[in-house]
Predicted 3D model of a 123-nucleotide RNA (FMN riboswitch aptamer (RFN element)) from Corynebacterium variabile. Rfam family: FMN riboswitch aptamer (RFN element). The literature on the family includes a 2002 paper in Nucleic Acids Res by Vitreschak et al., "Regulation of riboflavin biosynthesis and transport genes in bacteria by transcriptional and translational attenuation". RNAcentral holds the sequence, with entries from MGnify. Of the family's consensus pairs, 100% are formed in the model. Its mean pLDDT, the model's own confidence on a scale to 100, is 77. Lineage of the source: Bacteria > Actinomycetes > Mycobacteriales > Corynebacteriaceae > Corynebacterium.

RNA sequence: UUCUCAGGGCGGGGUGGAAUUCCCCACCGGCGGUGAAAGCCCGCGAGCGCCACCUCCACCAGGUGGGUCCAGCAGAUCCGGUGUGAUUCCGGAGCCGACGGUCACAGUCCGGACGGGAGAGAA
Numbered sequence: 001u002u003c004u005c006a007g008g009g010c011g012g013g014g015u016g017g018a019a020u021u022c023c024c025c026a027c028c029g030g031c032g033g034u035g036a037a038a039g040c041c042c043g044c045g046a047g048c049g050c051c052a053c054c055u056c057c058a059c060c061a062g063g064u065g066g067g068u069c070c071a072g073c074a075g076a077u078c079c080g081g082u083g084u085g086a087u088u089c090c091g092g093a094g095c096c097g098a099c100g101g102u103c104a105c106a107g108u109c110c111g112g113a114c115g116g117g118a119g120a121g122a123a
Base pairs, nucleotide, nucleotide: 001123002122003121004120005119011025012024013023014022026108027107028097029096030044031043032042033041039095040094047073048072049070050066051065052064053063054062055061077093078092079091080090081089099111100110101109
C1' cells in the first nucleotide's frame, strides 16, 4: 500500500380495542489491554449532541468535515471460594444497554445501515 473479515438477543404467560414497547418468567453481550478467560477494572469504536462549512431569505431539514471541542448524553458489581496472581475462573446474588419510528413506553421489532468502525488476518 492492497485485499478479506469485523454484533448478539422476545420464546411462554398476563392486561388491553391496540404492546415482540407495559407486568411476570425468559434471552443477548463489539474491539484492545490487564500476572488468569471481563457487558459492569482501564481504554477504544459505532450512535446522539457539540463545533465549522455548504444547500436555504430564514427556520426546519439535509449534506460534508472535526476527535488535541467537550467526553456532554454515558451506562452498569458486589460477596464467598481456589490460586503466587482473578471486580476476568468457580459458586451466589445483583446491575447496565444511543438516536428516530410505532394504535402503547423497545438492549431484543422497523429505520439510517448493502453504512461506518475499534480492531483482526492475509499478501